[in-house]
Source information: Transfer RNA from a Lachnospiraceae bacterium, 73 nucleotides, folded computationally.
């Protein structure tokens, strides 16, 4: 230098032939207990890496770019 993978909640990851974004763990509150742990219920937490394009509508399609990992030279 060229090619490809991946980037979504604090962590590990789903999700998409374009239509209001989810799980597990963790966190907080409450219930339960003599008290903790465990368990149950509820809640908070996301500009879906960034910028632009297409579209009535983009996490999803297209281009560029940043980071990551791998391959080739």
């Nucleotide at each position: 230098g060229c090619u490809g993978u991946c980037g979504u909640a604090g962590c590990u990851c789903a999700g998409u032939u374009g239509g209001u974004a989810g799980a597990g763990c963790g966190u907080u509150a409450c219930a339960u207990u003599g008290g903790u742990a465990a368990u149950g219920u509820a809640a908070a937490g996301g500009u879906c890496g960034g910028c632009g394009g297409u579209u009535c509508a983009a996490u999803u399609c297209c281009g560029c770019u940043c980071g990551u990992c791998a391959g080739c030279u």
NCBI's taxonomy places the organism under Bacteria, Bacillati, Bacillota, Clostridia, Lachnospiraceae. The sequence is in RNAcentral, with records from ENA. The prediction has a mean pLDDT of 81.